[in-house]
RNA sequence: UACAGAGUAGAUGCCGAGCGUUAAGUGCCGAAGAAUGGGAAGUCGUCUUCGGACGAAAAAACGGUCAUGUGCCGUUUUGCGGUUCGGUGUCGCGUCCGCUGUG
Repeated sequence: UACAGAGUAGAUGCCGAGCGUUAAGUGCCGAAGAAUGGGAAGUCGUCUUCGGACGAAAAAACGGUCAUGUGCCGUUUUGCGGUUCGGUGUCGCGUCCGCUGUG
């Protein structure tokens, strides 16, 4: 000096464990803030806080209870939720420098 490559935030498939099903969570809008390859700068991506709008799928078995209603409570199972966390596979920095490899 040329070429090639690795790694972020995070996304997603699968598995496991939870939470909710008395509606939290997720998703949507607005504001403020934060983090974001090893360094610099940075956002159409990510997260946090606050505010706003919208809004859901339950069922069965067993046991308990008394006011005997197809009530209430508990446990288990099967579902449901654009649900949470963990493990794992895959994907994953545009610019400048750095790093690795080759010439």
Model confidence (mean pLDDT): 79 of 100. Predicted 3D model of a 103-nucleotide RNA (THF (Tetrahydrofolate) riboswitch aptamer). It matches the Rfam family "THF (Tetrahydrofolate) riboswitch aptamer". Gene Ontology term of the family: tetrahydrofolate metabolic process.